Small-subunit ribosomal RNA, 5' domain from an uncultured bacterium, 501 nucleotides, folded computationally. Its Rfam family is "Bacterial small subunit ribosomal RNA".

[in-house]
Context: one part of a larger RNA
RNA sequence: GAUGAACGCUGACAGAAUGCUUAACACAUGCAAGUCGACUUGAAGCAACUUCGGUUGUGGAAAGUGGCGGACGGGUGAGUAACGCGUAAAGAACUUGCCCUUCAGUCUGGGACAACCAUUGGAAACGAUGGCUAAUACCGGAUAUUAUGGAACUCUCGCAUGGGAGGAUCAUGAAAGCUAUAUGCGCUGAAGGAGAGCUCUGCGUUCCAUUAGCUAGUUGGUGAGGUAACGGCUCACCAAGGCGACGAUGGAUAGCCGGCCUGAGAGGGUGAUCGGCCACAAGGGGACUGAGACACGGCCCUUACUCCUACGGGAGGCAGCAGUGGGGAAUAUUGGACAAUGGACCAAAAGUCUGAUCCAGCAACUCUGUGUGCACGAUGAAGGUUUUCGGAUCGUAAAGUGCUUUCAGUUGGGAAGAAGAAAGUGACGGUACCAACAGAAGAAGCGACGGCUAAAUACGUGCCAGCAGCCGCGGUAAUACGUAUGUCGCAAGCGUUAUCC
Numbered sequence: 001g002a003u004g005a006a007c008g009c010u011g012a013c014a015g016a017a018u019g020c021u022u023a024a025c026a027c028a029u030g031c032a033a034g035u036c037g038a039c040u041u042g043a044a045g046c047a048a049c050u051u052c053g054g055u056u057g058u059g060g061a062a063a064g065u066g067g068c069g070g071a072c073g074g075g076u077g078a079g080u081a082a083c084g085c086g087u088a089a090a091g092a093a094c095u096u097g098c099c100c101u102u103c104a105g106u107c108u109g110g111g112a113c114a115a116c117c118a119u120u121g122g123a124a125a126c127g128a129u130g131g132c133u134a135a136u137a138c139c140g141g142a143u144a145u146u147a148u149g150g151a152a153c154u155c156u157c158g159c160a161u162g163g164g165a166g167g168a169u170c171a172u173g174a175a176a177g178c179u180a181u182a183u184g185c186g187c188u189g190a191a192g193g194a195g196a197g198c199u200c201u202g203c204g205u206u207c208c209a210u211u212a213g214c215u216a217g218u219u220g221g222u223g224a225g226g227u228a229a230c231g232g233c234u235c236a237c238c239a240a241g242g243c244g245a246c247g248a249u250g251g252a253u254a255g256c257c258g259g260c261c262u263g264a265g266a267g268g269g270u271g272a273u274c275g276g277c278c279a280c281a282a283g284g285g286g287a288c289u290g291a292g293a294c295a296c297g298g299c300c301c302u303u304a305c306u307c308c309u310a311c312g313g314g315a316g317g318c319a320g321c322a323g324u325g326g327g328g329a330a331u332a333u334u335g336g337a338c339a340a341u342g343g344a345c346c347a348a349a350a351g352u353c354u355g356a357u358c359c360a361g362c363a364a365c366u367c368u369g370u371g372u373g374c375a376c377g378a379u380g381a382a383g384g385u386u387u388u389c390g391g392a393u394c395g396u397a398a399a400g401u402g403c404u405u406u407c408a409g410u411u412g413g414g415a416a417g418a419a420g421a422a423a424g425u426g427a428c429g430g431u432a433c434c435a436a437c438a439g440a441a442g443a444a445g446c447g448a449c450g451g452c453u454a455a456a457u458a459c460g461u462g463c464c465a466g467c468a469g470c471c472g473c474g475g476u477a478a479u480a481c482g483u484a485u486g487u488c489g490c491a492a493g494c495g496u497u498a499u500c501c
Stems, first nucleotide, its partner, number of pairs: 001500003005497005012370005018363002020327001025325003029322003034068003038065004045058005075280003084205005090199002094197003099193008107141004116131006147172004153166005177185002179182001206252003213243003218240008255277004259270004282303005305316004333360001335359003341356001342354004373403004383394004407442001409437005417428001445490005450471003456485005466473002
């Protein structure tokens, strides 16, 4: 000098920022991911008719099929010493929903299954059987190139494997509709782009040698399988290799970086908030779906724990936002709003959802700013302290006189942030800000005073009580303990402790 700090004493206001560093301990409750004129059924309400049973229309709750999104956003740092991260390159070994551009197409058929109805099992969770039905759900047929597979042949390029272009001709493979503003929104095939992802490589990346040898899919080859793709990635066979004092293997510790702190720099330390990457989602394992996951608020198995049960069987996962218990020196509200920004669905718009986000609340936890008044005022009052008893000092300090009103207070007015022609739309918030009113009125402490180190006297105590960062003070005159007065330093803070330079 610094801190995500804590503790002690004290505490006026405003702004900005920050706030479980410990138990990746366990979690009550609420919320945090839904949405949709593709489709089916269709409650309440309203209207009309009615034989008063109801029917029709409107309406659209709720449920279901289907589509897109739940792989983003948000959290945490357990694991990881690794191509994990950083940096620089490679992919002639790759993928890509939504978005943009271009080319071509969207023809013709079919059968089901939910919801629903009926019956029925179960305490529940959840089912079983039979029957009805629609679609942008599912399945046939047709057609199709610059797609995929084959192909005589031709041209061309490269750092190797090899790549690119053309090609008579053969084979294979598509599609979905909606009706609300038609140059509409979708759907299918292909090419390119943007953005995203995946893979590989050079270099760098903590400590221990009181860790010296390690390795059997191990190292390489051939073939096959698998993958979007290369590859022992996996398998069969063959060979016997591969790594290591330039530190393998083992152990310990740790998410990495931009940055942050310190320092003249070199360096040292660190990795909170914010941003990028990675990993994880009660412990462990697995795949499914999908453009994308081996998926925090999906599925299956297993382990531990908790809960329900009619004992047969079931349910759960806050390292999302709040909040609770626990641990701890220690860290906040079970708040408001989608007004803005962004995201999901949605033809545009509207709308719904959004604990992302924007705000408010709490905390001197940090930083910054402001105030606690200003001028005059000597009988140097009273009082305190001290004294050599003359005085000295607190001290222009107070009182007193004049003035001002920042901030806080009261009253009145009152935004920008709103984009998108008009209109309408603000959680924050009657906030910021402006004006008026009243009165010095409501606002100072903490530590130190032997030397280092700015600042001393008196009394008490008597190696006691105590102080202390180091040297050291205290045993009867203590500037070092305790109190008082004075002084010094900093100031809404001041000291102490911890850690780093």